[in-house]
Molecule: Glycine riboswitch aptamer
Organism: marine eukaryotic metagenome
Formats: sequence, structure tokens, C1' cells
RNA sequence: CCUCGCGGGAGAGACCGGAAAUUUUGAAAUUAGCCGGCGCCGAAGGAGCAAGCACCCCGCAAACUCUCAGGCUCAGGGACCGCGGGGA
Repeated sequence: CCUCGCGGGAGAGACCGGAAAUUUUGAAAUUAGCCGGCGCCGAAGGAGCAAGCACCCCGCAAACUCUCAGGCUCAGGGACCGCGGGGA
């Protein structure tokens, strides 16, 4: 450094409209999903700037910036951190 397992691991929507489904005699109600809109987040990935590193050539480089992608209950995902197994 790569990989596997375990543990930890943040932010941001109780928004608007539509379709459909379900419940109901009906009026009507509900819908972490679907389509569209607006708002928002920064920690997969991607892009930009740059301190700095390297310098013969080719280069490396943030948790900053952007928000294309992704995300905005829980779960899942999750940069990164710790422990253990395997590999180089």
C1' cells in the first nucleotide's frame, strides 16, 4: 500500500404540485416509494484553487472551493479512525 472481518463514524426538507395506490357509504384522509419544482448538505466518486513536497524528465498534494454525481427520519451508504486475518 491492497484486500477481508469487527467496532466507531458528520451534515442537510415534518416543503410545494402531480400521478398512482390504500382506507372510507361519502366527504375526505394517508403514502421514508414514483414524476416535476423549490430549498438545503458536504465525508462515496468527480472537478477546481493552492500552502507545501519532488525536480533531469514525468509528477504528488487538503477535511479548502464547486456541487456534475450522491445525499437531506430510521436503516443503508459514508471520507476517515481503531483492532485483527491475508497479500504485496